Predicted 3D model of a 73-nucleotide RNA (transfer RNA) from a Candidatus Woesearchaeota archaeon. The source organism's lineage runs through Archaea, Nanobdellati and Candidatus Woesearchaeota. Its Rfam family is "tRNA". The family's RNA type in Rfam is transfer RNA. Rfam links the family to the GO term triplet codon-amino acid adaptor activity.

[in-house]
RNA sequence: CCCCCUGUAGCAUAGUGGCUAAUGCGCUCGGCUGUAGACCGAGAAAUCCCCGGUUCAAGUCUGGGCAGGGGGA
Numbered sequence: 001c002c003c004c005c006u007g008u009a010g011c012a013u014a015g016u017g018g019c020u021a022a023u024g025c026g027c028u029c030g031g032c033u034g035u036a037g038a039c040c041g042a043g044a045a046a047u048c049c050c051c052g053g054u055u056c057a058a059g060u061c062u063g064g065g066c067a068g069g070g071g072g073a
Stems, first nucleotide, its partner, number of pairs: 001072007010025004018056001027043005049065005
């Protein structure tokens, strides 16, 4: 320098253009318990990496950046 992949709650991931963005772990509160753990119930937490475009509608498609990973020279 060229090519490819990835970027979504604290962490790990899901998510056919129709959405109020889902699940597990973790966290908070309550129940249970002598206490804690386990278990049961409830809850908070992501303007989906950034700036544009397409569309009635974008996490999803698209252009350019940024970051991480892989391959090539």